Overview: This is a predicted structure of a 327-nucleotide RNA (Bacterial RNase P class A) from a Burkholderiales bacterium. The organism belongs to Burkholderiales, within Bacteria. It is recorded under the gene name rnpB. The sequence is in RNAcentral, with records from ENA. It matches the Rfam family "Bacterial RNase P class A". It is annotated as a ribozyme.
RNA sequence: GAAGCUGGCCAGACAGUCGCUGUACGUAUUCUCAUACGUAUAGAGGAAAGUCCGGGCUCCGCAGAGCAGGAUGCCGGCUAACGGCCGGACGCCGUGAGGUGAUGAACAGGGCCACAGAGACGAGUCGCAGCCGAGCGCUAGCUGCGCCGCUGCGGGUGAAACGCGGUGACCUCCAUCCGGAGCAAGACCAAGUAGGGAAGCAUUGACGCGGCUCGCGUAGCUUCCGGGUAGGUUGCUUGAGCGUGCGAGUAAUCGCACGCCUAGAGGAAUGACUGUCAUAGGGACCCAAAUCCCUAACAGAACCCGGCUUAUCGGCCAGCUUCUCUC
Repeated sequence: GAAGCUGGCCAGACAGUCGCUGUACGUAUUCUCAUACGUAUAGAGGAAAGUCCGGGCUCCGCAGAGCAGGAUGCCGGCUAACGGCCGGACGCCGUGAGGUGAUGAACAGGGCCACAGAGACGAGUCGCAGCCGAGCGCUAGCUGCGCCGCUGCGGGUGAAACGCGGUGACCUCCAUCCGGAGCAAGACCAAGUAGGGAAGCAUUGACGCGGCUCGCGUAGCUUCCGGGUAGGUUGCUUGAGCGUGCGAGUAAUCGCACGCCUAGAGGAAUGACUGUCAUAGGGACCCAAAUCCCUAACAGAACCCGGCUUAUCGGCCAGCUUCUCUC
């Protein structure tokens, strides 16, 4: 000097004008229900996305046992938990820093192994040799040959051939784990109709939030026709929360102390305009500098949180690796 690997941070800044939402305070109106105004303060991410996992929370009277079903799959640790993260082992890729992983069992049983090859699931087919003896066939007969049976050797092909082969993101076996449904969950208030009609079942039955069986529980349950309403409040943001420091640990993470409160809309707010500056890139001019112009991504909370995956302009910091040159 060039090219890489890993980890972390930011998500342009400042000011002015106008506008929207929450909270607090004040003023005014006031049918005390709310409305308007003023001041202060806060207001969309690293992925808010995908809905792929795991939970918190809510409901199903309790969610019991088993089967079926599903998920994971080396060992250990972290965590509320996980299919996540950390560490180690092993396999593969890379010169390397590193990256990556559907990583238990093939003698429990089954399935599959294209094409090629005579022959691909345990044995058979082909060739050669040997042995054996009853029989069969050919031969007039001996003899010999062939078939049948056993043993041994060989085998153009192919990844693999008279092996205890390969394959389990094939079935299966083994180990561990798993109630269900979901904020459109739920709770409360108000209003209103038709407290309607018909049929069936009713303790041997029906119903009870994935399927089946058993158990348990309830006194009602199921189907059809017809009618009314769908408005408001809440759930709804103080959290498995964040920051700093110290300690333990290889690390993930945990403990202690101190400090902070950072959206809560309700068809959906968190914005628009102007000016200045900053960073990076491009262009004009130019030897360069200066000056001027243009561009700057992916993308918007909806109960909340921990992960994973995907998209992405640009900048900054730290550590590590390889190559080249010079001293």